[in-house]
Context: one part of a larger RNA
RNA sequence: UGACGGGGGCCCGCACAAGCGGUGGAGCAUGUGGCUCAAUUCGAUGCAACGCGAAGAACCUUACCUAGGCUCGAACGCUAGAGGACCGCUCCCGAAAAGGAGCUUCCCCUUUGGGGCCUCUAGCGAGGUACUGCAUGGCUGUCGUCAGCUCGUGUCGUGAGAUGUUGGGUUAAGUCCCGCAACGAGCGUAACCCUUGUCGCUAGUUACCAGCGGGUAAUGCCGGGGACUCUAGUGAAACUGCCUGCGCAAGCAGUGAGGAAGGUGGGGAUGACGUCAAGUCAUCAUGGUCCUUACGCCUAGGGCUGCACACGUGCUACAAUGGCCGGUACAACGAGCAGCCACCUCGCGAGAGGGAGCGAAUCUCUUAAAACCGGUCCCCCGUUCGGAUUGGAGUCUGCAACUCGACUCCAUGAAGCAGGAAUCGCUAGUAAUCGCGGAUCAGCAAUGCCGCGAUGAAUCCGUUCCCGGGCCUUGUACA
Repeated sequence: UGACGGGGGCCCGCACAAGCGGUGGAGCAUGUGGCUCAAUUCGAUGCAACGCGAAGAACCUUACCUAGGCUCGAACGCUAGAGGACCGCUCCCGAAAAGGAGCUUCCCCUUUGGGGCCUCUAGCGAGGUACUGCAUGGCUGUCGUCAGCUCGUGUCGUGAGAUGUUGGGUUAAGUCCCGCAACGAGCGUAACCCUUGUCGCUAGUUACCAGCGGGUAAUGCCGGGGACUCUAGUGAAACUGCCUGCGCAAGCAGUGAGGAAGGUGGGGAUGACGUCAAGUCAUCAUGGUCCUUACGCCUAGGGCUGCACACGUGCUACAAUGGCCGGUACAACGAGCAGCCACCUCGCGAGAGGGAGCGAAUCUCUUAAAACCGGUCCCCCGUUCGGAUUGGAGUCUGCAACUCGACUCCAUGAAGCAGGAAUCGCUAGUAAUCGCGGAUCAGCAAUGCCGCGAUGAAUCCGUUCCCGGGCCUUGUACA
């Protein structure tokens, strides 16, 4: 000087408390450990691994295993030699890859040489998801959006260092004020950026329809309009600016005024010096090491989906604030041409057959669902709860659904009657509940992830305690 303390003081955070809803029990989904296996590819492992890399494992992917094959090699550069257009088609063999036979073709610029392109032979490079993340770059997590981390000059100290950065207040904040051997400055904080909330101006098509006219069974359907909504560009607006009280000031308080919004308005992006030899050599790049008729490459099939068990994360429930049936209302974000698919017909249905529109503020996905209204419905029951499992029949995608897809219909109807110790999230348009969209994607194991809207709470006395953190101080045989 740090670090640490079951030392002290001050302060903060859904850290506790106060509340609401869960997890831990059940079934299933998914990830992991373990076991098994020819292989169950590899990585991630307290918080900060475990619905993680993977925003899509039937083949492919694929890195693993078994088997069949190749050795200038699946791709690329150069050199030398030989040959020829290349491409394409047929047959045999084979699981395919590969191998064999045949057919077709006889290129272009040209100067006889040569060049472009392709094939073969050979050689130098190839190739490696092989190892080392403890050799690395880059990227990322974490402490933590915590308020800290430093420098120049000066001063003090023999020196390591100190001071500044401590102190008194204040703040979300090393934020600001006051004081002070310090005076200044930098990286962080804040602000500048995006979005949302209010109003104006500009502009009205594909959006809108108040007033005018036309038309329809009905609909902005048409003429038209530029008001409104909305769209998307540009401005305004919030600064403790005003008032009152307290205070030297910074600032704090107020059922204050005004205002759409009030004290950082809400949300996001943004992550200082550093820590963990944290993670990644399997995104990529890369030093070193290793393999080179194989640790490279091609192909078929299998595996990554195995199942006594253990754990994590979720979904669905255990019901009456409910289940079932009928009627009926209200979104937003997005996506679409090998696509989204209106509408019609067929089918109980998944879907099928026809078939318009739309590269989309125009058409489509797209009827949102919960809510609300109604029912002699069910009447507390393992049930009209719950839907696992299993049998049968089908649909769709795709060369192909056996291992191993999703969905539909009929039948079946398991566990589960609110979950021990323990443990998680959340402070407001939040939690909880409800549905919708998208990426990946032929299809889909999505209950995941990323977004969107609808309905919409309870509680916060307080900081003693648990956890994490910041500042000062104190002890130390630790560095």
Small-subunit ribosomal RNA, 3' major domain from Salinibacter altiplanensis, 479 nucleotides, folded computationally. The full RNA is in RNAcentral, with records from ENA. Its Rfam family is "Bacterial small subunit ribosomal RNA". The coordinates come from a structure-prediction model, not an experiment, and the mean pLDDT is 83.